[in-house]
Context: one part of a larger RNA
RNA sequence: CGCUCGUGAAGGAACUCGGCAAAUUAACCCCGUAACUUCGGGAUAAGGGGUGCCCCCCGGCUUGUCACAGGGCUAGGGGGCCGCAGUGAAAGGGAUCUGGCGACUGUUUACUAAAAACACAGGUCUCUGCCAACUCGUAAGAGGAUGUAUAGAGACUGACGCCUGCCCGGUGCCGGUAAGUUAAGGAAGGGGGUUAACCUCGCAAGAGGCGAAGCCCGCAACCGAAGCUCCGGUAAACGGCGGCCGUAACUAUGACGGUCCUAAGGUAGCGAAGUUCCUUGUCGGGUAAGUUCCGACCUGCAUGAAUGGCGUAACGACCGGAUCACUGUCUCCACGAGCGACUCG
Numbered sequence: 001c002g003c004u005c006g007u008g009a010a011g012g013a014a015c016u017c018g019g020c021a022a023a024u025u026a027a028c029c030c031c032g033u034a035a036c037u038u039c040g041g042g043a044u045a046a047g048g049g050g051u052g053c054c055c056c057c058c059g060g061c062u063u064g065u066c067a068c069a070g071g072g073c074u075a076g077g078g079g080g081c082c083g084c085a086g087u088g089a090a091a092g093g094g095a096u097c098u099g100g101c102g103a104c105u106g107u108u109u110a111c112u113a114a115a116a117a118c119a120c121a122g123g124u125c126u127c128u129g130c131c132a133a134c135u136c137g138u139a140a141g142a143g144g145a146u147g148u149a150u151a152g153a154g155a156c157u158g159a160c161g162c163c164u165g166c167c168c169g170g171u172g173c174c175g176g177u178a179a180g181u182u183a184a185g186g187a188a189g190g191g192g193g194u195u196a197a198c199c200u201c202g203c204a205a206g207a208g209g210c211g212a213a214g215c216c217c218g219c220a221a222c223c224g225a226a227g228c229u230c231c232g233g234u235a236a237a238c239g240g241c242g243g244c245c246g247u248a249a250c251u252a253u254g255a256c257g258g259u260c261c262u263a264a265g266g267u268a269g270c271g272a273a274g275u276u277c278c279u280u281g282u283c284g285g286g287u288a289a290g291u292u293c294c295g296a297c298c299u300g301c302a303u304g305a306a307u308g309g310c311g312u313a314a315c316g317a318c319c320g321g322a323u324c325a326c327u328g329u330c331u332c333c334a335c336g337a338g339c340g341a342c343u344c345g
Base pairs, nucleotide, nucleotide: 001340002339003338004337005336006335007334008333010331011330014329019326027051028050029049030048031047036041038159052081053080054079055078056077057076059074060073061072062071063070082086094324095323096322097321098320099319100318101316102315106118107117122157123156124155125154126153127152128151134143135142136141160311161310162309163308165241166240167239170238171237172234173233174232175231176230179229180228181227185223186222189219191217192216193215194214198209199208200207201206242260243259244258245257246256269303270300281297282296283295284294285293
């Protein structure tokens, strides 16, 4: 000096990102216990007091019998004894107030994340009529299910309470289908190649021309489904939810008016928020002093309603803020113990 422990004057969070760590608390009995609340809770709330040993009194339970013998356990009352200390050791909640998030118990990154992430009961939408939809498999087949729409599958949301506004122009999905477009296929027709016949030339060999059928090549009017175009619906489908100018008898503000654009211009709520850049916004509270915190305001850079909005008792090894208690976290370190380090062997 390191590790693991122990003790500490005065102060008591001044430490620090942060009370991290440590300390406090702790068992049982009695008294007592607030806001809030989904009436279950909150609650061991909080906050107090007691606890050893000896003697006596009066009860209770039990065992036991002939028993008004004895034994065991025990509530209550009175008196006494000892120590600094009586759950005398050991094990064994610190508490309160106030916010955020998530309702809750659960689950998770085996080996840096346990959470406000996942799940969850509950809510909603869509698909599925049974050889179901959906999933696995090339298939046979299997799961779904020895189930049958109060069922099964997919998606979103996430207890509960109050609610969930407007937009269907785009994308998706569902429905419709007169017309347009339109594949394979069908196909009137026409074109080309080949050449039996025929024609011309030639004495002949042969050359040239025309050219049926068949075969082949390529073109094609027209017919031709779904889809797309088109017409409707649908947002707890993907998503979206404006600008400028003026205006009230102080000023300021603008209920009101004008105008442009849009599919429609953000409703109720909430709001400097886990969202606010400017920003340590402004005001109030708490402190001697507060970029955090709480309550307001609204100028929302860039809130907002199942990508759910706003509340909410209970719950949380979650994340902020404050207080009491307590402490070597600190002022500021000291001493002690064990094990190392170090010296010698």